[in-house]
RNA sequence: GGUCCGGUCCCGGGCGAUGGGACGGGCUCGAACCGGGUCAGGCCGGGAACGGAGCAGCCCUAAGAGCAAGGUUCCAGGCGCACGGUGCCCGGGCCCAA
Numbered sequence: 001g002g003u004c005c006g007g008u009c010c011c012g013g014g015c016g017a018u019g020g021g022a023c024g025g026g027c028u029c030g031a032a033c034c035g036g037g038u039c040a041g042g043c044c045g046g047g048a049a050c051g052g053a054g055c056a057g058c059c060c061u062a063a064g065a066g067c068a069a070g071g072u073u074c075c076a077g078g079c080g081c082a083c084g085g086u087g088c089c090c091g092g093g094c095c096c097a098a
Stems, first nucleotide, its partner, number of pairs: 001095007009087001010085003014081003018076006026067004035060004043052003
């Protein structure tokens, strides 16, 4: 000096974990009026029977908010693992030269 093997480091995507965001599903809350249903009382029509509109209340739900685990997807890095890549460095073997 060459070559091979191993190792630290660097780079690259991959997988996993972690943290965060979004989506869908489940549950809960959620509309004085400008959502729906049912509409006590009262009001209106009627001789009456009934009917009508309809406030409160109740129920359902929208926008929205929240809850628990997990699913899909995206993002992040002095998290982990293996693989690949050129290379500096470290260790070792062999060969060559001096």

Model confidence (mean pLDDT): 79 of 100. This is a predicted structure of a 98-nucleotide RNA (Bacterial small signal recognition particle RNA) from a Planctomycetota bacterium. Rfam family: Bacterial small signal recognition particle RNA. For this family Rfam cites "SRPDB: Signal Recognition Particle Database" (Rosenblad et al., Nucleic Acids Res, 2003). Rfam's curators write: The signal recognition particle (SRP) is a universally conserved ribonucleoprotein involved in the co-translational targeting of proteins to membranes. Gene Ontology terms of the family: SRP-dependent cotranslational protein targeting to membrane, signal sequence recognition and signal recognition particle, plasma membrane targeting. It was read from a public genome assembly, where an Rfam model found it. The model forms 96% of the base pairs in the Rfam consensus. Taxonomically the source falls in Planctomycetota (Bacteria, Pseudomonadati).